[in-house]
Molecule: transfer RNA
Organism: Micromonosporaceae bacterium
RNA sequence: GCCCGGGUAGCUCAGUGGUAGAGCGCCGCCCUUACAAGGCGGAUGUCCGAGGUUCGACCCCUCGUCCGGGCA
Numbered sequence: 001g002c003c004c005g006g007g008u009a010g011c012u013c014a015g016u017g018g019u020a021g022a023g024c025g026c027c028g029c030c031c032u033u034a035c036a037a038g039g040c041g042g043a044u045g046u047c048c049g050a051g052g053u054u055c056g057a058c059c060c061c062u063c064g065u066c067c068g069g070g071c072a
Stems, first nucleotide, its partner, number of pairs: 001071007010024004018055001026042005048064005
């Protein structure tokens, strides 16, 4: 330098154009003598940045940026 994959909640990751989700974690309550486990409920996101397409973009296109891998 070129090519490919990835950047979404605190963490690990889903999400194939129509109100952003799960598991774990966190908070409250129940249960327990108490703790753990378990049950019920709750909070949480400038979806990496900037443009473009579209009635509508996490999703499609372009450029940039960061991480990982391959080739040279």